[in-house]
Context: one part of a larger RNA
RNA sequence: UGACAGGACCUGCACAAACCAUAGAGCAUAUGGUUUAAUUCGAUGCAAAGUGAAGAACCUUACCAUGGUUUGACAUACCAUGAAUCCUCUUGAAAGAGAGGGGUGCCUUCGGGAGCAUGGACACAGGUGGUGCAUGGUUGUCGUCAGCUCUUGUCGUAAGGUGUUGGGUUAAGUCUCGCAACGAGUGUAACCCUCAUGUUUAGUUGCUACCGUAGAGUUUGGAACCCUGAGCAGACUGCCGAUGAUAAGCCAGAGGAAGGUGAGGAUGACGUCAAGUCAUCAUGCCCCUUAUGCCCUGGGCGACACACAUGCUACAAUGGCUGGGACAAAGGGUCAUGAUCCUACGAGGGUAAGCUAACUCCAAAAACCCAUCCUCAGUUCAAAUUAUAGGCUUUAACUCACCUGCAUAAAGCCAGAAUCGUUAGUAAUCGCUGAUCAGCCAUACGGCGAUAAAUUCAUUCCCGGGCCUUGUACA
Repeated sequence: UGACAGGACCUGCACAAACCAUAGAGCAUAUGGUUUAAUUCGAUGCAAAGUGAAGAACCUUACCAUGGUUUGACAUACCAUGAAUCCUCUUGAAAGAGAGGGGUGCCUUCGGGAGCAUGGACACAGGUGGUGCAUGGUUGUCGUCAGCUCUUGUCGUAAGGUGUUGGGUUAAGUCUCGCAACGAGUGUAACCCUCAUGUUUAGUUGCUACCGUAGAGUUUGGAACCCUGAGCAGACUGCCGAUGAUAAGCCAGAGGAAGGUGAGGAUGACGUCAAGUCAUCAUGCCCCUUAUGCCCUGGGCGACACACAUGCUACAAUGGCUGGGACAAAGGGUCAUGAUCCUACGAGGGUAAGCUAACUCCAAAAACCCAUCCUCAGUUCAAAUUAUAGGCUUUAACUCACCUGCAUAAAGCCAGAAUCGUUAGUAAUCGCUGAUCAGCCAUACGGCGAUAAAUUCAUUCCCGGGCCUUGUACA
């Protein structure tokens, strides 16, 4: 000087208060284990386990079995032949192997060249093989915690100290006062984006108060409103009072759309964990080179006494079911989205207009209203499982997709110890949408709105962190 232990101060959904969950049930997904020819590989307390994977039927695919190939699927050079290429046939599970036919382009200094194919030889290609404890890059984590350092000076023999400590204050090493320190850098804050208010400008495909019109902003006017795009203003403790050391600030108030960081996002210091990743990519070294490379068919990644994690659906009356008329936002669409009409109980099928503020996906759902169940029942709760009949995508749906109809109707009556999340338009409940994508195992992930609470405003304790201080047999 650190680390650790004790103490003081402070802070955080850390506890407390409150609400919803998990742990019990069924299923989905992931992982372990077991099994297997293979169940490819990585990730393993917090910080692995709905993770890489924003989508495993083939492909993907790295794994296994059978078969094939050896200058190779791909690159650069050398030699020879032929333009490339196309079609047909045989064999085969395919890959591949064999046979036949047609055919001569582009540039040219007519020598040839560019490009492609076949054969040959030799350098080499190739490797999702190993090492993340050889590495780059990138990511997680403590933690958006408030820290981490330096120049010069000064103190100490020195390691080092001081500054960075102290009195206040802050979300903050934020600011202020004091001080052998004076300054500076980085982080914090601000600058960036979105949302909340007003205004200026622009009005089409959007809007419609007024004037007519009418089935309909449909048409003619209109630029007020809504909305959209761009620019500007606005919030700064600026103003008033109390308090404080006349400071920094803090408390209350006014005005204001917004008040003390307005709300949310992006932004992650020096470093820690030899943390993760050689399977995104790049790369040193090692290893394979008729195979640990490459091609194909089929299988596997989907197995199943079990264990654990994350979720979905429930156990019902604050509900289920039938009918009715309402109210969003944000996204997507040309090999796409698909209105309308016809058809089917339905999933779907046929037809086919339109389409970038124009058409369309589109139906929002919960909420609300009317009727029904009629009192707590394994039920008009719950829907697993199974049988069967169909539909769609795909060359193909058996292993192994999704969807629909009818039938079947399991566990489950609110869950032990224990544990998670959350402080306001938040939790909870409700639906909508997107990426990936032929299809989809999505109950996941990212976004969007609708309805909309309870409780705390305290620090005794548990946990994490910051700073100061005391001790130490540790470094």
Model confidence (mean pLDDT): 82 of 100. The part of an RNA shown here (small-subunit ribosomal RNA, 3' major domain) has 475 nucleotides and comes from Malpighia emarginata.